[in-house]
Molecule: transfer RNA
Organism: Culicoidibacter larvae
RNA sequence: GCCGGAUUAGUUUAGUGGUAAAACAAUUCAAUGGUAAUGAAUAGCCGCGAGUCCGAUUCUCGCAUCUGGCA
Numbered sequence: 001g002c003c004g005g006a007u008u009a010g011u012u013u014a015g016u017g018g019u020a021a022a023a024c025a026a027u028u029c030a031a032u033g034g035u036a037a038u039g040a041a042u043a044g045c046c047g048c049g050a051g052u053c054c055g056a057u058u059c060u061c062g063c064a065u066c067u068g069g070c071a
Stems, first nucleotide, its partner, number of pairs: 001070007010024004018054001026042005047063005
């Protein structure tokens, strides 16, 4: 330099054109003489910009980061 892949909560990952989910983690409460384990509840997220669309996390383009292959 060329050709691909990935980017979603604090972490690991689902998800799909119609207002996003789980596990762990966090906070609060319950329970216990107390701690842990346990149970209940709560908060928290679609890398950035533009375009298409009634509507974009999803489709298209560009940029950024990471990563694989070729030279």